Annotation:
A computed fold for a 72-nucleotide RNA from Gordonia amarae, annotated as transfer RNA. It matches the Rfam family "tRNA". Rfam describes the family as follows. Transfer RNA (tRNA) molecules are approximately 80 nucleotides in length. Taxonomically the source falls in Gordonia (Bacteria, Bacillati, Actinomycetota, Actinomycetes). The RNAcentral record of the sequence draws on ENA.
[in-house]
Order: sequence, then structure tokens, then C1' cells
RNA sequence: GGCCCACUGGAGUAGUGGUGAUCUCACCGCCCCCUCAAGGCGGAGACGCGGGUUCGAUUCCCGCGUGGGCUA
Repeated sequence: GGCCCACUGGAGUAGUGGUGAUCUCACCGCCCCCUCAAGGCGGAGACGCGGGUUCGAUUCCCGCGUGGGCUA
């Protein structure tokens, strides 16, 4: 240099054109408890960036970025 793959809350993960964007851990509040832990209820928090296609994009297409793999 060429080709391929992956980027989603703090961490991990599901979703793959129209759902309230899922679940687990962590975090915050309340309940329970003599207290803590555990448990119960509730809450905040995410689609890497820029374009395009579409009535509608996290999902499809292009470019860029980051990481990884193969190859020369």
C1' cells in the first nucleotide's frame, strides 16, 4: 500500500429500516434491616464523526477516524 472485520450509557451486551434502543454490572434515591450486605421498587445515563438514499436510518451506501486481522 491492498483486502476484510468491529465501533451502541462508566463497563459488558442485544437490536439490524417505523419498538419507549434490550439486558447485566456499576452509579443515585426510596423501602426493608439494630447496622452493613443481600433483596424489593424507582431514576439518570448511549447508537464514533461527516455526507447520501428513504416518507422515515442505530440499521442500507460513501468518505473519515480509532482498534483488530490477513497479505505484499